Transfer RNA from a Planctomycetota bacterium, 76 nucleotides, folded computationally. Taxonomically the source falls in Planctomycetota (Bacteria, Pseudomonadati). Its mean pLDDT, the model's own confidence on a scale to 100, is 84. Rfam family: tRNA. The family's RNA type in Rfam is transfer RNA.

RNA sequence: ACGGGCGUAGCUCAAUUGGCAGAGCACCUGAUUCCAAAUCAGGCGGUUAGAGGUUCGACUCCUCUCGCCCGUGCCA
Numbered sequence: 001a002c003g004g005g006c007g008u009a010g011c012u013c014a015a016u017u018g019g020c021a022g023a024g025c026a027c028c029u030g031a032u033u034c035c036a037a038a039u040c041a042g043g044c045g046g047u048u049a050g051a052g053g054u055u056c057g058a059c060u061c062c063u064c065u066c067g068c069c070c071g072u073g074c075c076a
Base pairs, nucleotide, nucleotide: 001072002071003070004069005068006067007066010025011024012023013022019056027043028042029041030040031039049065050064051063052062053061
């Protein structure tokens, strides 16, 4: 440099293929306990990487940019 894949909550990942953005863990509060852990109940947490476009409607489709991974190649 070229080709392909990926980017969603603090972390790991879903979202039925365009129709209300969710789960587990973590965190906070409460219950339980002599205390803690475990367990149970509730809660907090999102510019869906960024910008633009298509559409009644976009995490999902298109274009550009940024970052990560894989493969191929070039220079030294």